RNA sequence: UGCCGGAUAGUUCAGCGGCAGAACAUUCCAGCAAUGGAAAGGUCACGGGUUCAAUUCCCGUUCCGGCAA
Numbered sequence: 001u002g003c004c005g006g007a008u009a010g011u012u013c014a015g016c017g018g019c020a021g022a023a024c025a026u027u028c029c030a031g032c033a034a035u036g037g038a039a040a041g042g043u044c045a046c047g048g049g050u051u052c053a054a055u056u057c058c059c060g061u062u063c064c065g066g067c068a069a
Stems, first nucleotide, its partner, number of pairs: 001068007010024004018052001026039005045061005
């Protein structure tokens, strides 16, 4: 320098045009305990574009990982 992949809850990830979800963690309730029940938590990395509508499609930027030289 070029190419490829990734960025979504505190953590690990799913979702890939129209409801943002799971597990673990956290908080509360019950229970001696094992455990059971409930709740809260998100500018979907950032900036544009397409669309009636974008986490999702397109372009650029940033960061992370990989490959080539």
Predicted 3D model of a 69-nucleotide RNA (transfer RNA) from uncultured Phocaeicola sp. It was read from a public genome assembly. NCBI's taxonomy places the organism under Bacteria, Pseudomonadati, Bacteroidia, Bacteroidaceae, Phocaeicola. It matches the Rfam family "tRNA". It is annotated as a transfer RNA. Its family is annotated with triplet codon-amino acid adaptor activity in the Gene Ontology.